[in-house]
C1' cells in the first nucleotide's frame, strides 16, 4: 500500500427477511435463609446498537465515508 472480518449493557453474546417495549447469561444493589460466608430463592439495576451521513413511512439490520481491533497479501 491492497484485501477481508468484527464493533449491541461493566464482561461474554443473541437479535431471523427492515416493523410489536432492544434481549439472554454473568456481574452489581437490596432482601429472605444462615452464628457468619457461599449456594439457593425473591425483587431491583444497566444500551441514543463504534462515529457521521444516506435510503425508507420506519434502520441494530440496507448503502457510503471515517475510526478502532484482528487477520491475509505485498
Nucleotide at each position: 500500500a491492497g484485501g477481508a472480518a468484527u464493533g449491541u449493557a461493566g464482561c461474554u453474546c443473541a437479535g431471523u427477511a427492515g416493523g410489536u417495549u432492544a434481549g439472554a447469561g454473568c456481574g452489581c444493589u437490596g432482601g429472605u435463609c444462615u452464628u457468619a460466608u457461599a449456594a439457593a430463592c425473591c425483587a431491583g439495576u444497566g444500551a441514543u446498537u463504534g462515529u457521521c451521513a444516506g435510503u425508507u413511512c420506519g434502520a441494530g439490520u440496507c448503502u457510503g465515508a471515517c475510526c478502532a481491533u484482528u487477520c491475509c497479501u505485498a
A computed fold for a 74-nucleotide RNA from Prevotella sp., annotated as transfer RNA. The RNAcentral record of the sequence draws on ENA. NCBI's taxonomy places the organism under Bacteria, Pseudomonadati, Bacteroidota, Bacteroidales, Prevotella. Model confidence (mean pLDDT): 81 of 100.